The RNA shown here (transfer RNA) has 71 nucleotides and comes from a Microcaldota archaeon. Taxonomically the source falls in Microcaldota (Archaea, Nanobdellati). RNAcentral records the identical sequence in 3 taxa. The sequence is in RNAcentral, with records from ENA. The coordinates come from a structure-prediction model, not an experiment, and the mean pLDDT is 83.
[in-house]
């Protein structure tokens, strides 16, 4: 220099055009004499910019970061 792949709550992951779900963790409550466990609820996320579309996490282009391959 060229090619390909990946980027989603704090972490791990599902979803691939029509409300973004789960687990762990966090917070609150219930339970207990207290703690733990258990149960219930809540908060928390689509890397960035543009395009297509009635509608984009999803499709297209670019940027950034990481990984792999070729030279």
């Nucleotide at each position: 220099g060229g090619a390909g792949g990946c980027a989603u709550c704090g972490u791990c992951u599902a979803g691939u055009g029509g409300u973004a779900g789960g687990a762990c963790g966090g917070c609150a409550g219930a339970u207990u004499g207290a703690c733990a466990u258990u149960c219930u609820g809540c908060a928390a996320g689509c890397a960035c910019g543009a395009g297509u579309c009635c509608g984009a996490u999803u499709c297209u282009c670019g940027u950034u970061g990481c990984c792999u391959c070729c030279a």